[in-house]
RNA sequence: AAUGAACGUUGGCGGCGUGGAUUAGGCAUGCAAGUCGUACGAGAAGAAACCUUAGCUUGCUUUGGUUUCGGACAGUGGCGAAAGGGAGAGUAACGUGUGGUUACUUGCCCCCAAGUUCGGGAUAGCGUUGGGAAACUGGCGGUAAUACCGAAUAAUAUCUUUGGAUCAAAGGUGUGAUUCCGCUUGGGGAUAGGACCGCAUACUAUUAGCUUGUUGGUGAGGUAACGGCUCACCAAGGCUGCGAUGGUUACCGGGUGUGAGAGCAUGGCCCGGCUCACUGGGACUGAGACACGGACCAGACUCCUACGGGAGGCAGCAGUAGGGAAUUUUGCGCAAUGGGCGGAAGCCUGACGCAGCAAUACCGCGUGAGUGAAGAAGGCCUUCGGGUCGUAAAGCUCUUUAUCUAUGGGAAGAUAAUGACGGUACCAUAGGAAUAAGCACCGGCUAACUCCGUGCCAGCAGCCGCGGUAAUACGGAGGGUGCAAGCGUUGUUCGGAUUUACUGGGCGUAAAGGGUGCGUAGGCGGACGUGCAAGUUAAGGGUGAAAUCCCGGGGCUCAACCUCGGAACAGCUUUUAAAACUGCAUGACUAGAGUAAGAUAGAGGCAGAUGGAAUUCCUGGAGUAGCGGUGGAAUGCGUAGAUAUCAGGAGGAACACCAGAGGCGAAGGCGAUCUGCUGGGUCUUAACUGACGCUAAGGCACGAAAGCGUGGGGAGCAAACGGGAUUAGAUACCCCGGUAGUCCACGCUGUAAAUGAUGAAUACCAACUAUGUGAGGAAUCGACGCCGAACGUAGUGCAGCUAACGCGAUGAGUAUUCCGCCUGGGAACUACGGUCGCAAGACUAAAACUCAAAGGAAUUGACGGGGGCCCGCACAAGCGGUGGAGUAUGUGGUUUAAUUCGAUGCAACGCGAAGAACCUUACCUGAAUUUGACAUAUUCGGCAAUUUUUAGAAAUAAAGAGUUCUCUUAGGAGACCGGAAUACAGGUGCUGCAUGGCUGUCGUCAGCUCGUGUCGUGAGAUGUUGGGUUAAGUCCCGCAACGAGCGCAACCCUUGUCCUUAGUUACCAGCGAGUAGAGUCGGGAACUCUAGGGAGACUGCCAGCGUCAAGCUGGAGGAAGGAGGGGAUGACGUCAAGUCCUCAUGGCCUUUAUAUUCAGGGCUACACACGUACUACAAUGGCAACUACAAAGAGGAGCGAACUCGCGAGGGCAAGCAGAUCUCAAAAAAGUUGUCUCAGUUCGGAUUGUAAUCUGCAACUCGAUUACAUGAAGUUGGAAUCGCUAGUACUCGUGGAUCAGCAUGCCACGGAGAAUACGUUCCCGGGCCUUGUACACACCGCCCGUCACACCCCGGAAGUUAAUAUUGGCAGAAAUCGUUGAGCUAACCCGCAAGGGAGGCAGGCGAACAAGCUAGUAUGGAUGACCGGGGUG
Repeated sequence: AAUGAACGUUGGCGGCGUGGAUUAGGCAUGCAAGUCGUACGAGAAGAAACCUUAGCUUGCUUUGGUUUCGGACAGUGGCGAAAGGGAGAGUAACGUGUGGUUACUUGCCCCCAAGUUCGGGAUAGCGUUGGGAAACUGGCGGUAAUACCGAAUAAUAUCUUUGGAUCAAAGGUGUGAUUCCGCUUGGGGAUAGGACCGCAUACUAUUAGCUUGUUGGUGAGGUAACGGCUCACCAAGGCUGCGAUGGUUACCGGGUGUGAGAGCAUGGCCCGGCUCACUGGGACUGAGACACGGACCAGACUCCUACGGGAGGCAGCAGUAGGGAAUUUUGCGCAAUGGGCGGAAGCCUGACGCAGCAAUACCGCGUGAGUGAAGAAGGCCUUCGGGUCGUAAAGCUCUUUAUCUAUGGGAAGAUAAUGACGGUACCAUAGGAAUAAGCACCGGCUAACUCCGUGCCAGCAGCCGCGGUAAUACGGAGGGUGCAAGCGUUGUUCGGAUUUACUGGGCGUAAAGGGUGCGUAGGCGGACGUGCAAGUUAAGGGUGAAAUCCCGGGGCUCAACCUCGGAACAGCUUUUAAAACUGCAUGACUAGAGUAAGAUAGAGGCAGAUGGAAUUCCUGGAGUAGCGGUGGAAUGCGUAGAUAUCAGGAGGAACACCAGAGGCGAAGGCGAUCUGCUGGGUCUUAACUGACGCUAAGGCACGAAAGCGUGGGGAGCAAACGGGAUUAGAUACCCCGGUAGUCCACGCUGUAAAUGAUGAAUACCAACUAUGUGAGGAAUCGACGCCGAACGUAGUGCAGCUAACGCGAUGAGUAUUCCGCCUGGGAACUACGGUCGCAAGACUAAAACUCAAAGGAAUUGACGGGGGCCCGCACAAGCGGUGGAGUAUGUGGUUUAAUUCGAUGCAACGCGAAGAACCUUACCUGAAUUUGACAUAUUCGGCAAUUUUUAGAAAUAAAGAGUUCUCUUAGGAGACCGGAAUACAGGUGCUGCAUGGCUGUCGUCAGCUCGUGUCGUGAGAUGUUGGGUUAAGUCCCGCAACGAGCGCAACCCUUGUCCUUAGUUACCAGCGAGUAGAGUCGGGAACUCUAGGGAGACUGCCAGCGUCAAGCUGGAGGAAGGAGGGGAUGACGUCAAGUCCUCAUGGCCUUUAUAUUCAGGGCUACACACGUACUACAAUGGCAACUACAAAGAGGAGCGAACUCGCGAGGGCAAGCAGAUCUCAAAAAAGUUGUCUCAGUUCGGAUUGUAAUCUGCAACUCGAUUACAUGAAGUUGGAAUCGCUAGUACUCGUGGAUCAGCAUGCCACGGAGAAUACGUUCCCGGGCCUUGUACACACCGCCCGUCACACCCCGGAAGUUAAUAUUGGCAGAAAUCGUUGAGCUAACCCGCAAGGGAGGCAGGCGAACAAGCUAGUAUGGAUGACCGGGGUG
């Protein structure tokens, strides 16, 4: 795009088409083929006239008769019924289409010619009488014809022996015109048919052979006619790979749909042809049938029946039940067109013309128009401002096209009459917006977006896919988009699909080259003439039905539709002509091909002979304890003498070196030497043949290894098998043994990643290099060496090709010829069938079902028990710990009314928490409040504040006391308090997977990118790789790259040295004063220090190394040396990492509660498990006494000196200090002296008791501290594991934040102060390059097979079952033909007659034949316990 459509939903009108696609299943009822009285007999009803009878109403009725008309029902006869109408079962065919051919027929029609004379006997109807339920039928009697028969006549007919013989008819009508209609014979025409032929006409080879009337001949029969059409005889033919035969499916064509076309699909309506008429068979009549609405028989089915018998055939029009997703009225009319009959009038006509039903298709029209902003109400959305539906509505002003109503007019179709449609179409007038919009869609493809609901549910979906709490994808709504009386869905066809490729594809790796050759058919074929004209070309004739399509007109108001004309229908056929090309015939050529002669290389093949090395075995010598084997072992061999060694012998197999991407062969393949036989190649010569060629379906041959058969052989090796190891196991890898086999002969098998994954042949198309054979050439005394055609074998590489990789004269280039093969993945190199094989199996080769991919090449990453290079307290080397104990603290778990919540590998666990007794607090219990503890707005009142008492656990409640805020323009305003109402507040409620912000981590790792250019079809690459170097993508060099950005580094802070400036609260060298002592004082500005500013370090200098580089190593100088130490600083990104409980925030939830207040409790629980710490286990120590030396901080609700009290924690009093001034403040380890003496201790300090102190409303749950007493575990810690490279580890104290109080935690400070690093193999993490990849959620990936379970599909299967086809046999209805015909018999003949004859009928028999029966065979189907395979989950 289309549709004979169906379904869902909606539905105003008209026109014009279409409408049982399924059960060629069954059918009630009505109708669909009759007509002719001018063929015939008889003649009802009725009409008219006349005569007659009767009645009376006196012009009507009636009885009977005659004549005329009339023509029913039925019959004889004629014509028609073979057309029209329906259906598509069968048919793969001369059925159809197209074009030819003729041995034939043709009623009615036309033309021509000639006739139409004379007779005869019947018969139906009818009458009468029988049988039967009926259908129907018998006997007797009489009758007509255009029914039937005879005679005559007769050729231009037929036959013929050429003399001749034979053959016809029908009349009717009456207007009175010998008119019209007929009849017979012959000829011709027209029309309609019959028959034959060429070509075209579906799929299947898992159908390869078929055929006996078969193919042909002769003769006969038969037919309208040719013919094996039929029969007899004779011959043995005929068809087939250009697909016979069989199977399946199917009416064919004009056309129709689609498509640019070529094609593909289709054959409904209309037209042509064919076939069929319940199923099967056969004929009759006839011009025509083997006959839809005729007959006979058989069968199935239905109906009637009196049970004896009968009847029927909607695939005609309506209609009916059934089946189905599905397809209409039991309508009107013969008015028109056409048909039948008739002389005609006319009759008949479900053909046809119309109407009805159905949005079933196409076409047309309408559902109103203008105005109308308060942008109404309402809906929806919202950033709350508004936006949108939306000029849409309402309102106002109009119109009446479609439809409707009313009235009036009114066709054509009809050339005289006749109109079903139909008072229809159409026209006019009046009326009134009145009667009329839906459907689908809105994630992309694809035009159209938001809200709500739902929460991987419900659902959607054409493909991709959507849905797991913010869904433009589900459902609803608003809005929008598209089409519109329709719109969507489903089915089907074509297109897109160059996705079967003729136009117009491919085969190295994506599917696809046969394992290789020879060769048959076939296809294709070098060069020059001549002829022919099949192909080809040109011109003409015929045909190509109409309709359709197309073009141009015309008619319905337009259109659809109808109609006229033209063009076209690409074909087939035929005539004439041409001769270039192909073809055919013929002649001639040598460039292809072959022959010949000469030369030549070779693991080419087959057979025979021979040889040496090695393994094994045997014999002998000599010799002794091991040998062998492995990663290490063991099994094994060996004192019965092995291994190792020497000599001799046996036997089998394979042929080291030469040896080479070297040679030969068609491929498989071929390797010692010699001999014989033998195939092929190459080169040269150009003598011969003269296209002999190329390819190759079938066919034939060859064909590795393994395997099979028979017979040999058997040294080594070695499936199976045995043993030893390894291992969780080890039916393996390793080891010791070992049988088939490997070898030979003969035969089979016929496959391989049989690969160059590349069929064969020919021609053309850059260059270079290597190598095998090497004609020939130049040169030379010769040798080595040089050039080198041709034929091979290889490596680069231009053009070109290719998706890329790559190929590239040995093509995967450019062309031609022929063969083979492919058409998504799996199922499946399978099943079934067939062929081959001894078997194993091979060849050929599907489908159901299932998936939306499978695949190729390349790219970027990630990964690897891949490779290379490098780094890091990563390992190693060291030091000290953790893991064991007690305690502290956090977590899990458990418990609980609650033990609030979060954090969970590294990167949670002394984490949020820099400090839970109340508060905090989020949890629990109980008690209270509800515009609220807090914010803003409105309103009323008061003025704030403060305070007392009572009840209560408190919140709170009640009762009092208290009347004193600020400003003022003197009105009031503001703050504050209380009451009320409504908007709202509030939420540590949920979602960190909706988010912002902040943070962790890889990682302070050296990386991450961009612009332009270049390369690539592209993803991408290059830069960023390479060679060096660095802590570093740091720098240098090179380079199709050149530059740049974020990172690195530097800039910043701190610390280490010096200078300078300044000099209080810090300092004190010199001067002076002064003290028991003291920068205490005057003073000083030197030093220290403080804090401002500077200097300094840059591989700057030297040497060596290095590419004259970057840089590295060492050195000098220097306080410091190669980044001096430390810090801050964290690229692109990763982990949906963490946090909604810091804060902010979308959405959801809650609103007398999930909010707020209060009291108490809990977060502190305790069988247990883990993490992180502290203290220890002691003598490098504990205790006691004495004595030194810091840094950095903090301090006003604070630090708090001194003095004093207390054993002590601490208390009292109180100076100083908002600090270089005062205080905290004592530093400790260290040092000196003493003691303890290796013990569960003078170690260790848990636990517990008593008594105190401090903080605080308050130390019970649940604080810290002190004193006395108590004195647990623990004697250095299993597997495992952590930190640290120098002022570091370890060790010792000090301060701070939080904080009323509470520190073993955290943050900071100084004192004392080590050991070790060979090195980068390994563990972990990381960086760069490279490689492989079937991974990309990226190895915590992907993924294979069995088993178990569920479902689906297929195959096999003892069989069972229906069907189809076919063979043999039986059977044999009706009818035809033949024969018989003793029964019957009007016409003609003979006969006076009786009778006879001719002819015919019934009946009998025979031939072939339908159904049926029977025995078998084949085919495909259904089903089948069970078995097997496959797919999905």
Molecule: small-subunit ribosomal RNA
Organism: uncultured bacterium